A computed fold for a 72-nucleotide RNA from Candidatus Terrybacteria bacterium RIFCSPLOWO2_01_FULL_58_14, annotated as transfer RNA. It matches the Rfam family "tRNA". The sequence was found in a public genome assembly. Taxonomically the source falls in Candidatus Terryibacteriota (Bacteria, Bacteria candidate phyla).
RNA sequence: GGGCGCGUAGCUCAACGGCAGAGCGUCUGUUUUACACACAGAAGGUUUCAGGUUCGAAUCCUGACGCGCCCA
Numbered sequence: 001g002g003g004c005g006c007g008u009a010g011c012u013c014a015a016c017g018g019c020a021g022a023g024c025g026u027c028u029g030u031u032u033u034a035c036a037c038a039c040a041g042a043a044g045g046u047u048u049c050a051g052g053u054u055c056g057a058a059u060c061c062u063g064a065c066g067c068g069c070c071c072a
Stems, first nucleotide, its partner, number of pairs: 001071007010024004018055001026042005048064005
């Protein structure tokens, strides 16, 4: 330098173009002498960034940035 893949909650990952979710973690409550477990609930997101298409974009298109793999 060229090709491909990935980027969504603190972590690991879902999500036909139409509500952004799960598990773990965190916090609160119940329970316990206390902790853990269990149970109930809550908080937590500019979906990497900038444009475009569309009535509507996490999702489609273009570019940028970052990471990984392959080729040279």